[in-house]
The RNA shown here (transfer RNA) has 71 nucleotides and comes from a Planctomycetota bacterium. Its mean pLDDT, the model's own confidence on a scale to 100, is 82. Rfam family: tRNA.
RNA sequence: GCCCCUGUAGCUCAAGCGCAGAGCACCGGUCCUGUAAACCGGCGGUGGAGGUGCGACCCCUCCCGGGGGCU
Numbered sequence: 001g002c003c004c005c006u007g008u009a010g011c012u013c014a015a016g017c018g019c020a021g022a023g024c025a026c027c028g029g030u031c032c033u034g035u036a037a038a039c040c041g042g043c044g045g046u047g048g049a050g051g052u053g054c055g056a057c058c059c060c061u062c063c064c065g066g067g068g069g070c071u
Stems, first nucleotide, its partner, number of pairs: 001070007010024004018054001026042005047063005
């Protein structure tokens, strides 16, 4: 330098044009003498900028970060 994969919640991952979700963590509550566990509820996110489209996490372009391959 070129090619491929990847970037979504604090963490690990779903969703692949039409509602952004789960587990764990965190916060509040129930229970318990207390802690933990269990149960109920809550908070919180699409790497950046453009484009296409009625509508973009999703498709296209460029850039940025991470991983891998070739030279």